[in-house]
RNA sequence: AGCGAUAUAGCUUAAUUGGCAAAGCACUGGUCUCAUAAGCCAGAAGUUGAAAGUUCGAUUCUUUCUAUCGCCA
Numbered sequence: 001a002g003c004g005a006u007a008u009a010g011c012u013u014a015a016u017u018g019g020c021a022a023a024g025c026a027c028u029g030g031u032c033u034c035a036u037a038a039g040c041c042a043g044a045a046g047u048u049g050a051a052a053g054u055u056c057g058a059u060u061c062u063u064u065c066u067a068u069c070g071c072c073a
Base pairs, nucleotide, nucleotide: 002071003070004069005068006067007066010025011024012023013022019056027043028042029041030040031039049065050064051063052062053061
């Protein structure tokens, strides 16, 4: 260089085949406790890797690029 896969919250993963982006853990505050942990309540956290295209509408479809992993020489 070529082929394939992956990229979504701090981490791990969903999103029912194009129609309001979610969960667990972690984090913050509260509650509980002599105190801590656990439990319970509440909250914050997203340019869905980047740029374009199609569409009324894109995490989802198309093109190019970037990064990671695998295969081949």
Molecule: transfer RNA
Organism: Kordia sp.